[in-house]
Small-subunit ribosomal RNA from an uncultured prokaryote, 1531 nucleotides, folded computationally.
């Protein structure tokens, strides 16, 4: 800091995605150690159990148990005994008396802190800065005072009762620092300024003015209350709220203002700067990320707020409406004798439930801190600590060094060999951690005490110094002691993005996947293994938040065409605003200052061995308040001032608007005349009119609606939008003058007008036209395009509707910023005055363009440059402008406008293609002219289908189909098919072993045969080195394992190589440079031209290359060498005759080297050009003919069966071998061909003329036989010698006489030949009989432009034999066109596109099925927050208290009085019932439309002129896309 992802490729727009960092986290795997810290985020759900507030005997009265004392009942030990006791140690009962201080009571003081939580609260809260003449404050500190006299009572006790309990009544009797009176009474409160008025308590102690207390008062401190300004989510699909509401007045009330609360009187307050409702959520401090601004979030700690089972409500107190006090209602749970009670873990630890998830029912007050208390001390789940969770952060460790036969395994493998890999093994050596054993600083200082010393004038009090005692829950640094490399390492990833890649399984399965995407037999994407990569006691995975995301832009976007400018205008709020002086000091700037808590961040520095951590100091807290200055700029208050607006005056252009009246053409209807058969209408027709006279033509008349030319990228008007002519009324512009005002401007959220078509109401109208709706055609269908009709509508008046592609898809307004030009309305101005023209000005309207801008196309003073203001408006595509809420509207329907859900796109602009039922230009046997033919008929042949045991496999538009196969009777041939046989194999190569054989001969039996058993025989044959005797090793051969062959088995879509098609079409490219952000374009494009990207011209190109062409073969002429086997002119010889022989090169000829042709040459044309046309010459003329040659590529084209070759499958079989049978199989269809249908023939009989081949397992003459196929027998020939070998058509002569024939030959019998082991299936051929169907061939269709079509015969490869097929050969030997309209194909250019596996493309809609979220819906279930009405606990207030009532007061008393309390009523009041709305969510029969789903149905809407250009609004209409009217748009 980027990356990936839309396309064939680019650029841009725009989303989804990824890397990073964090978390109170969960969860998967793994898991050694130790520091620090962290842990109920969910149900503010419900809890068992036990702790979590008490303390004070120096405030009172009482006082257990237990000591001790006295006491002295009971008992009764030894000892004595008359046994009858006697003594009487010991033990020690009650009760007293002291000491003791349990438990509980009264008082005080705390329980209002501390601790937990976040449920409600969007403002009674928080934060930040203020304020108060509207406040309180127990305990604490200062300071000055006081502190005196007396009274009644109650609680605990005791007795008697209730009562399960829990409590709880009567009655007696006591005590206080409880309570109450008096007295005193000010620096205190009140006040009418005269005065009234309030208080206290002791305790300790031998002793208290002195020490702890107690009361009034000041002050401070510390906490609280309360009150202003700013600031604090998201919602307009909440716009209007309020009656205590807003404000006065009197009262009440508080600590204290105030509608806080009443009563009376006014009508007020809040809101668009968002009132009111509705959702959501504690704030900050901070924390996470981020360069920042932000954004996100508020777990630990820290202040503050609120809560405490739910609601309400007060008491008591300084303080509370009180977590662990009360009273009432309500749910919940216990307890119960059913009468009636009790409870509140959002403490502390533990339970359940839910839920992905979050601890131990642990020690201890040793430390800090709090409460009491005079203190000891008590009490403290606050705290300190330990335990459990890798939840987080940090730090250590699981060893170091050597150590190559680079061991063995393992993985790969081109099989050498790499790789794990110094890694291990082996050797040395080392002790961190954890494990043993022993020690041990440190967290500790107090506090008491000691009649200690000293200092507070006196103390019982205190302070500092000294002596002595005591106190650690729980951790331990560290340090010593043993013993070993011993106990300690995974996890995720590995196609890209992202660092890491082999091999095996699997075969759109199984599975992965963040995104884009892997898997359909060669998976670097699944699984595994090996190896690699990155992290490390962790590693991934989700989830979430901020970033990347400038992807909400404030920093720091945008809006012609991606999303997005409002239909136009006016104008309210609101923003923004010319020159120029003066004040001001709100904004603004600077300096002082207060404050911004500590904590966290950042900085120095310091302590735990480092670090995390923790201390300290500092910075910094960007904010706010408050002063003090400054006056530039905004602002305000005031003054001038004309350029911005705007008035006047003078002119002037226009389809500007509104209303009235006229006009003609044309149309159409009536009515009359003339006419007489047909008119319309269409591609073509029909339907329609028409002998009751149409159409056509003339005359009158009537209607209605639009106004031809003029018309113009001409005016005009804010926009829709406006068009004959006059006239009237009216609005705006523009120029000229510069005379006036003196910033009056500008935008414009709501809001108001206006606003095409179409459509709606309600009256007229109604000619054409013409949605709906008939008819006719057209089509598979045609609810359309087309044609004939025709109704709503178009017209007029009133009103509604308010929406268009309402578009410059470009909002308004001002300013600036080179030009050129064309046209409208003005005005000025030069030469002399007019008048053109030139020149300049203003203003409106267009076109080219520079810079700049732009993703490009473009745009460019009419900006989409460069500024400035204000508005609307946009944030991926689908759902969907939908649904729902409002709101407008008669009604269509408009404005406003989501979600759920789905997808990785959707889109824009321009390339290169490719496609068009688009265009242009050219070509070809491509059509036309022509000649033959196929298609009809036999028959060959290949294919399909059918048949089969089995009819082997391939090829399948054109580019399969007489194609592989240049020849299936066996062989061939094959996973063809029925059998039968073999298994290291028919074929190769290697090892091992074994025994000498072993090959070949002969034979015997089984068998169809292969082959198997067997038996036999030494003739022959075994290499080599040899010592030439045989031996010998070792190979061959053989037998048996072992490796392995072997496969026409499957993938041609895994491949080579080969081959076909486009196509002998003219294309296909590259370097370099130029131009473009690119992708690509220039080059190759244009004008000629040609068969050609053949050449020339122009040219930002300029050359290059592979193709075309030429090289190269054949052929057509002439040269020249050369002469057998070829030839014979001339000379000789010789025959019946033949180049037969000597001889010869002249020729023919054969086969080498050469010539020749190149627009060269002449005339036109054309641009002086390339080139074309005519012409001469010439054997040949413009590539002379024909042939090899086939660019870049296309088609996953063919072929694994020609060969090669990966992967799979197969090994007693899918290999080998061998018989027969198939491959030839026939209702049928289809290509290719052969023969024909006849007289341009056919038969017969006779003459002639080629070429190019081929022959030794062979061509085979001549002879002889046979009608003949053909035998027989044999000369020649390895070939310019000899043989196949007869060429035929042709010609000449005869015959047939137009018929199913003397045409045709299929079919079939009969005899024969020939290869060949074989001739049935299944071969060719002769002879002789037979003598089918067929009389020129339907739609359609193919070849062919000259030595060609057509015809005609000959050879050759295959081959034992088979050719109507291929392959060559030559005879003979035309027609026809010199065009390109159209078919097909191809090429160039252009031009549109939604195609790019590229029109066999793409893709719309309905229905039919599957599955998901959503709306609607009769109604139903449940939440929430008000409003009204009943009813009304606890309590405060208020009134009333006939019943009780110590204390003060009268009174001797009774009594009576003040006070007060208990009932009672009243306001007000929570919970409840019921009732009417509203406002949320859940179900819901059934219905709507929407997403989405490899191969469902109907069509073909769009995309090309998509075959009726398309789209928008609207109305109708239709199975559907979608048709049609009306008006607009160009996209």
């Nucleotide at each position: 800091a980027g990356g990936g992802u839309u396309u064939g490729a680019u650029c841009c727009u725009g989303g989804c995605u990824c890397a990073g960092a964090a978390u109170g986290a969960a969860c998967g795997u793994u898991g050694g150690c130790g520091g620090c810290g962290u842990g109920g985020a969910u149900u503010a759900g419900g809890c068992a159990u036990g702790c979590a507030a008490g303390u004070c005997g120096a405030g009172c009265g009482a006082g257990a148990a237990g000591u001790c004392g006295u006491g002295g009942a009971a008992u009764g030990a030894a000892a004595c005994u008359u046994c009858g006791g006697u003594c009487g140690a010991g033990u020690g009962a009650a009760g007293c008396g002291a000491u003791g201080g349990a438990a509980a009571g009264c008082g005080g003081c705390g329980a209002a802190c501390g601790g937990g939580a976040g449920a409600g609260u969007a403002a009674u809260g928080c934060g930040u800065a203020g304020g108060a003449u509207a406040c309180c404050u127990g305990c604490c500190c200062u300071c000055g005072g006081g502190u005196c006299c007396g009274g009644g009572a109650u609680a605990g006790c005791u007795g008697c009762g209730g009562g399960a309990a829990a409590c709880u009544g009567c009655a007696g009797g006591u005590a206080a620092u409880a309570c109450c009176g008096g007295a005193u009474a000010a620096c205190a409160u009140c006040u009418c300024c005269g005065g009234a008025u309030c208080a206290a308590a002791g305790g300790u102690g031998u002793g208290a003015u002195u020490c702890c207390g107690c009361c009034g008062g000041a002050g401070g401190a510390u906490g609280g209350g309360u009150u202003c300004a700013c600031g604090u989510c998201c919602u307009a699909u909440u716009a209007g709220c309020u009656u205590g509401u807003u404000g006065g007045u009197g009262g009440g009330g508080u600590a204290a203002c105030g509608g806080c609360c009443u009563a009376c009187c006014a009508a007020g307050g809040c809101u668009a700067c968002g009132a009111u409702g509705g959702g959501u959520a504690c704030c900050g401090g901070g924390c996470g990320u981020g360069a920042g601004a932000g954004c996100g979030u508020g777990g630990c700690c820290c202040g503050g707020c609120u809560c405490a089972c739910u609601g309400g409500g007060a008491c008591u107190g300084a303080g509370a409406c009180a977590c662990u006090g009360c009273c009432c209602a309500g749910a919940c749970a216990c307890c119960u004798a059913c009468g009636g009670g009790u409870g509140g873990c959002u403490g502390c630890a533990g339970u359940c439930g839910a839920g992905a998830a979050u601890c131990u029912u642990c020690g201890g007050c040793a430390a800090u801190g709090g409460g009491c208390g005079a203190a000891a001390g008590c009490c403290u789940g606050a705290c300190c600590g330990a335990g459990c969770g890798a939840c987080g952060c940090c730090g250590c460790g699981u060893g170091u060094g050597g150590g190559a036969u680079g061991a063995a395994g393992g993985c790969c493998u081109u099989c050498g060999g790499g790789u794990u890999g110094u890694a291990a093994a082996c050797c040395a050596c080392u002790g961190u951690c954890a494990g043993u054993u022993g020690g041990g600083a440190g967290g500790a200082a107090a506090u008491c005490u000691u009649a200690g010393a000293g200092g507070g004038u006196u103390c019982u009090c205190u302070c500092u110094c000294a002596u002595g005692u005591u106190u650690g829950a729980c951790c331990u640094a560290u340090c010593c002691u043993c013993a070993g490399a011993g106990g300690a390492a995974g996890g995720a990833c590995g196609g890209g993005c992202u660092a890491a890649g082999u091999u095996c399984g699997u075969g759109c399965c199984a599975g992965c996947a963040g995104c884009c995407g892997c898997g359909g037999u060669a998976a670097g994407a699944c699984g595994a293994a090996c190896c690699g990569u990155c992290c490390a006691a962790a590693c991934g995975u989700u989830a979430u938040u901020c970033g990347g995301a400038a992807u909400u832009a404030c920093u720091g976007g945008g809006c012609u065409u991606a999303a997005a400018g409002g239909g136009u205008a006016c104008g309210u709020a609101g923003g923004c605003g010319g020159c120029u002086g003066u004040g001001u000091a709100a904004g603004u700037u600077g300096g002082g200052u207060g404050u911004g808590a500590a904590a966290u961040c950042c900085c120095u520095c310091g302590g735990c061995u480092c670090a995390a951590c923790c201390g300290a100091g500092g910075a910094a807290u960007u904010g706010c308040g408050c002063u003090c200055a400054a006056a530039a700029c905004u602002g305000c208050c005031g003054g001038g001032c004309u350029u911005g607006a705007g008035g006047g005056a003078g002119a002037u252009a226009g389809a500007g608007g509104c209303a009235a009246g006229c006009g003609g053409a044309a149309c159409u209807c009536a009515g009359g005349g003339u006419g007489g058969a047909g008119c319309g209408g269409u591609g073509a027709a029909a339907u329609g009119c028409g002998u009751u006279g149409a159409u056509a033509u003339c005359c009158u008349g009537g209607g209605g609606a639009a106004c031809a030319c003029c018309a113009g990228u001409u005016g005009c008007g804010a926009a829709g939008g406006c068009g004959g002519c006059u006239u009237g009324c009216u609005g705006g512009g523009u120029c000229u003058c510069u005379u006036c005002u003196g910033a009056c401007g500008c935008u414009g959220a709501g809001g108001c007008a206006c606003g095409a078509a179409a459509g709606c109401u309600a009256g007229g109208g109604g000619a054409g036209c013409g949605a709906a709706c008939g008819g006719g055609a057209u089509u598979a269908g045609a609810u359309a395009c087309c044609c004939c009709g025709g109704u709503a509508g178009u017209c007029c008046u009133a009103g509604c509707u308010g929406u268009a592609a309402a578009c410059g898809a470009u909002g308004a307004g001002c300013a600036c910023u080179g030009g050129g030009u064309c046209g409208g309305a003005g005005g000025a101005u030069c030469c002399u005055u007019c008048a053109u023209a030139g020149u300049u000005u203003c203003u409106c309207a267009g076109c080219c363009g520079u810079a700049g801008c732009a993703a490009a196309a473009g745009u460019g003073u009419u900006a989409a440059g460069u500024g400035c203001u204000c508005c609307g408006c946009c944030u991926g595509g689908g759902g969907a402008g939908u649904a729902u809420g409002g709101u407008c509207g008669c009604a269509a329907g408009g404005c406003u406008g989501a979600a759920a859900c789905u997808c990785a796109a959707a889109g824009g602009a321009a390339u290169u293609g490719a496609c068009g039922g688009g265009g242009g230009c050219u070509c070809a046997c491509a059509c036309a002219a022509g000649c033959g033919g196929u298609g009809g008929a036999g028959g060959a042949u290949g294919u399909g289908g059918c048949u089969u045991a089995a009819u082997u496999c391939g090829a399948g538009g054109c580019u399969a189909c007489g194609c592989g196969a240049a020849g299936a009777a066996c062989c061939u041939u094959a996973u063809c098919c029925u059998a039968g046989a073999u298994u290291u194999g028919a074929c190769a190569u290697g090892u091992u072993u074994g025994g000498a054989u072993g090959c070949c001969c002969u034979c015997u039996u089984c068998g169809a045969a292969a082959g198997g058993a067997g038996a036999g025989u030494a003739a022959g044959c075994u290499g080599c080195c040899u010592u030439c005797g045989g031996u010998g090793g070792g190979a061959a051969a053989c037998a048996a394992g072992c490796a392995c062959a072997g496969g026409u088995g499957c993938u041609g879509c895994a491949u080579g190589g080969c081959u076909g098609u486009c196509g002998u079409c003219a294309g296909c490219u590259c370097g370099u440079g130029u131009c473009g952000u690119g992708a690509g374009a220039u080059g190759u494009c244009g004008g000629g031209u040609u068969a050609a990207g053949u050449c020339c011209c122009u040219u930002a190109a300029c050359g290059a290359g592979c193709g075309a062409a030429a090289c190269c073969c054949u052929u057509a002429u002439c040269g020249u060498u050369a002469g057998u086997u070829g030839c014979c002119a001339g000379c000789g010889a010789g025959u019946a005759a033949u180049g037969u022989c000597g001889g010869g090169g002249a020729c023919u000829c054969u086969a080498g080297c050469g010539a020749g042709a190149c627009u060269g040459c002449c005339g036109g044309u054309g641009u002086u050009a390339a080139a074309c046309c005519g012409g001469a010459g010439g054997a040949a003329g413009g590539u002379g003919g024909g042939g090899a040659u086939g660019a870049c590529g296309u088609c996953a084209a063919g072929u694994c069966c020609u060969c090669a070759u990966g992967g799979c499958c197969u090994u007693u079989a899918u290999g080998u071998c061998c018989a027969g049978g198939g491959c030839u199989g026939c209702a049928c269809a289809c290509g290719u061909c052969c023969u024909a249908c006849a007289a341009u023939g056919g038969u017969g009989c006779g003459c002639a003329c080629a070429a190019a081949g081929g022959g030794a397992a062979g061509c085979g003459a001549a002879c002889u036989c046979g009608c003949g196929a053909g035998a027989g027998u044999a000369a020649g020939c390895a070939a310019a010698u000899c043989c196949c070998a007869a060429a035929a058509a042709u010609c000449g002569c005869a015959c047939c006489c137009c018929a199913g024939u003397u045409c045709g030959g299929a079919u079939u019998g009969c005899a024969g030949g020939c290869u060949g082991a074989a001739a049935u299936u299944c071969g060719c051929c002769u002879g002789c009989a037979u003598g089918a169907a067929g009389u020129c061939g339907g739609a359609a269709u193919c070849g062919c432009u000259a030595g060609u079509a057509a015809u005609c015969g000959u050879g050759g490869g295959u081959c034992a034999g088979c050719a109507u097929a291929c392959c060559a050969c030559g005879g003979u030997g035309a027609a026809u066109g010199u065009g390109u309209u159209c078919c097909u194909g191809a090429g160039c250019c252009u031009u549109g596109u939604a195609c790019a596996c590229a029109c066999c493309g793409c893709c719309c809609g309905u229905c039919a099925a599957g599955c998901c979220a959503c709306g609607a819906a009769a109604g139903u279930g449940g939440g929430g927050g008000g409003c009204g009405c009943a009813c009304g606990a606890a309590g405060u207030c208020g009134c009333c208290g006939a019943g009780g009532u110590a204390a003060c007061c009268c009174g001797c008393a009774a009594g009576g009085g003040a006070g007060g309390c208990a009932a009672g009523c009243g306001c007000c009041g929570a919970a409840u019932c019921g009732a009417a709305a509203c406002u949320c969510c859940g179900c819901g029969a059934u219905u709507g439309g929407g997403a989405c789903u490899a191969a469902g149905u109907c069509g073909u809407a769009a995309c090309a002129a998509g075959g009726u250009a398309g789209c928008c609004g609207u109305a109708g209409g239709g199975g559907a896309a979608c048709c049609u009217g009306c008006g607009g748009c160009u996209g």